[in-house]
Context: one part of a larger RNA
Order: sequence, then C1' cells, then structure tokens
RNA sequence: CCAUGUCGAAGGAAAUCGGCAAAAUGACCGCGUAACUUCGGGAGAAGGGUUGAUCUCUUAUCUUUUGAUUGGAAAGCGGUACAUACUAGGGGUAGCGACUAUUUAUUAAAAACACAAGACUUUGAUAAGUGGUAACACGAUGUAUAGAGCCUGACACCUACCCGGUGCUGGAAGGUCGGAAGGAAAAGUGUUAUAAGCUUUGAAUGGAAGCCCCGGUAAACGGCGGCAGUAACUCUCAUUGUCCUAAGGUAGCAAAAUUCAUUGUUGCAUAAGUAGUGACCUGCACGAAUGGUGUAACGACUGCCCCGCUGUCUCCGACAUGAACCCG
Repeated sequence: CCAUGUCGAAGGAAAUCGGCAAAAUGACCGCGUAACUUCGGGAGAAGGGUUGAUCUCUUAUCUUUUGAUUGGAAAGCGGUACAUACUAGGGGUAGCGACUAUUUAUUAAAAACACAAGACUUUGAUAAGUGGUAACACGAUGUAUAGAGCCUGACACCUACCCGGUGCUGGAAGGUCGGAAGGAAAAGUGUUAUAAGCUUUGAAUGGAAGCCCCGGUAAACGGCGGCAGUAACUCUCAUUGUCCUAAGGUAGCAAAAUUCAUUGUUGCAUAAGUAGUGACCUGCACGAAUGGUGUAACGACUGCCCCGCUGUCUCCGACAUGAACCCG
C1' cells in the first nucleotide's frame, strides 16, 4: 500500500454521471395526521411524547387456601444513556406502466411480457382450428354466456375523415382461360377417273374456380396537401382565388421516452441550472384500440427538488484484525 471494521475537530453533498457507499431512522403504547381519491385508501402519512429497576395501593381472570397471570395509579431511587442488543429514513414533483404476477439459468427485472376488460374475424357440430401419408387424436366426454385467431390493455372522457391502392368479403350478367367431348374443313393415300374406305392435321361449339368487372368493409394493412392574395400603423389572416387528391389531421396533447435548428422564448427554483417543472406553439418528423388525453392506488423502474444524516468530499488522520513484507 491492500482487505474488513471502529472513531473523528469545523463544515455538511462542496465529492460524483448519479448521495454509489456509509451514516441516519427503527420496537411497544398513547397523542396527532395534508393534498388528492375509484371513498376502499393515501396512512405506520408527516410530527411529537412514554418506556429502567424498587416499593405501595388497586381492577379483572384462574384457583379450596396459598399462589399465578393481566391491566391501572402513586411514591421516592440510580445512571451520560432504561425499546440501552437485534430492529423502516422521510417528504414534494414529473414521466412510463393501472394493479398482484412473469422474463434474458451464466452482464439487462424494465417503461418489455402477461393481466382483468374492450373490439373485430371465424365456427351449427363428423364445428372451425391443430397434429398426422393415413387410421386416428386434440379441440371436448365441451356446444355460440362455447371454441379458435388477431389487436388494444384497469378505470374515466372519447375514438373524427378516407374504400383510390393492398387484403378480406358478397355478386344467377358480360369478358378471358384448361383437359375431355365435338368433328366443319383441308392434305395425303386409295381409283383408269370419281366415290367409299384408311392415315394425318384439326375449326365452330362446349367449359368450374381464378383474374378482369360491379358492390361492401379501416378496433382490416394503411392514408389523413400545396401555392397566392386579402382587415383603417405594422403584424397576422376569420375570408377569397387556384391546383391536386380516395380523403386532406377532427377532439385532445405538444421543444414531449417524439423538437433537427436548440442551451427555442418565458415564469418558478439557485449566488450561479445545456438538468427539472409550469406555460407558449414556429409539431424538421404528435394524434385517436399500430389507441388519444387524464388518472387514485401500486413500482428493488426513470428525471428533478427538499428535510434529516453522515469521512462522498474540503483533507485526511488514528486505532483493531488479517494478508503482504522483514527478522528468526
């Protein structure tokens, strides 16, 4: 020097990506307890007080008496310290996910998965769906309040517009299309020459699904504009014109887990704040079950602030034990 501990003047997060680590809090019994809230919670909120041993009196229960146990009240006593050990730190605010649960055995426990709940599609029973070449089996000894698939994800308020493309679905017309069937016609052969016969090629006709075509469907995959002018300072544009589109982003939210420029501008907080939070809206490139916006409770989740506390630090020191090291 190192490891594990103990203690530390004054300060108290100035350390650091970050209070990481340590310190602090702590039990029982009374008192007391805010916003918010789904009225259950929040809550052990917060905050503050008591506790030892001795002795006296007393309540209750058990017990035949003695005695045992429990609760209450008072008196004086000792110590620096009486829950003497062990034994929750707390509060505010924002994001995400409602919650309990689950997960990368061996670097990730989470905002990821699941979930109750909502919606769509499909299935009438030899069900759909799945495994198997098949027999057969699961579904299910179930029967649409059931089963299967897919999406969203408690709850509250909601979920706008677009069916042109892709998909799915419906459609007794028409177009296109296969193999059979069909056998017009032609060629060859046949004959002295026709013909019949034979051989070869083979038209019309016919013809299911699909595709074209005509509809529906977005909690199906998805999509949700540009330019120019205009109001009595200026700015802005309720308004007007025009081009394009299937339709041009509604409600709500917004420098956001989304904002490039950007440390946007502004209020709060600090002596000082690229962080945080409340607003604004110029949304490079939010937006409605690929859900939108809120939300009590919950979280070994993430950001910021405060109280308490401390060797994290200013700035290091001392001690104990062990290892290393030295001597034998």